RNA sequence: AUUACUUCAGGCUAGGGUUCCGGCUUUGCAAAAAGUGUCUGGUCCGAGAGCCUGAGGCUUCGAAGUGACGAAGCUCCACGGAGGGAUAAAAGCCCGGGAGGU
Numbered sequence: 001a002u003u004a005c006u007u008c009a010g011g012c013u014a015g016g017g018u019u020c021c022g023g024c025u026u027u028g029c030a031a032a033a034a035g036u037g038u039c040u041g042g043u044c045c046g047a048g049a050g051c052c053u054g055a056g057g058c059u060u061c062g063a064a065g066u067g068a069c070g071a072a073g074c075u076c077c078a079c080g081g082a083g084g085g086a087u088a089a090a091a092g093c094c095c096g097g098g099a100g101g102u
Stems, first nucleotide, its partner, number of pairs: 007055006015045002020042002022039001023036005056075007077097001079100001083095003
């Protein structure tokens, strides 16, 4: 300097806002309506650099060869804006292992 691989999914959490439920306030005889997320919450969204599980991939072994199956091991490292986008709205979501930095 170059090449290959370093993957995917589900569950959960950090976190997030306010479409729905609920809370609170106001109006109303009531049903209900309006406002409020600077309302703890339920539904909901949710991590490349968080956790768990499964799958995939690679290596070795199961006397040797072929086929199938199984087992064990590995799957590293990772500081990071601003701005924009989606959704009802926002976010460690997406742009993005980006820009930049070491």
Guanidine-I riboswitch aptamer from Nitrosomonas sp., 102 nucleotides, folded computationally. The coordinates come from a structure-prediction model, not an experiment, and the mean pLDDT is 84. NCBI's taxonomy places the organism under Bacteria, Pseudomonadota, Nitrosomonadales, Nitrosomonadaceae, Nitrosomonas.